[in-house]
RNA sequence: UCAUCUCAAUCGCUGAGUCCUUAAUUGGAGCGGAGGAACCACUUUUGUAGAGACUAAUCUACUUGGGGUGAAUCCUUUAAAGAAAAAAGGAAGGGUUAUUCUUGACCCUAAUCCGACAGCUAACUUCGUAAGCGUUAAGAAAGGAUGG
Numbered sequence: 001u002c003a004u005c006u007c008a009a010u011c012g013c014u015g016a017g018u019c020c021u022u023a024a025u026u027g028g029a030g031c032g033g034a035g036g037a038a039c040c041a042c043u044u045u046u047g048u049a050g051a052g053a054c055u056a057a058u059c060u061a062c063u064u065g066g067g068g069u070g071a072a073u074c075c076u077u078u079a080a081a082g083a084a085a086a087a088a089g090g091a092a093g094g095g096u097u098a099u100u101c102u103u104g105a106c107c108c109u110a111a112u113c114c115g116a117c118a119g120c121u122a123a124c125u126u127c128g129u130a131a132g133c134g135u136u137a138a139g140a141a142a143g144g145a146u147g148g
Base pairs, nucleotide, nucleotide: 001148002147003146004145005144006143011134012133013132014131018029019028020027030129031128032127033126034125035124040119047062048061049060050059051058065117066114067113068112069111073091074090075089076088077087078086092109093108094107095106096105099141100140101139102138103137104136
């Protein structure tokens, strides 16, 4: 440089959720989340019940306001007086090819926490390190193997 082939594995996928250590979430590293100045931004009302002799401060419980983790939100119709749920459809978001990108195909759009309250946020404070599963067709690029 040319031609042909290209992964089934001391396995892989979603997820932050792995590794070392200890009798032990014991103690660390790594990864991930929350609270928390200045500057900047926003300035828009804020819930219910009980205790507190009344009221106020404060405390407890709740969730309709608001907020957090997460891809997991929104809209239209069925559909009527209203709300929730369900069904159908759409927009938006997310996942799957055993290196990456693109097209197509298929699938998901949950659950839960805080408890009237939190914007961003250096220092600082604090929390998690689970759970559940079994992998689609091509094109291009990169890498690799074999042969000339």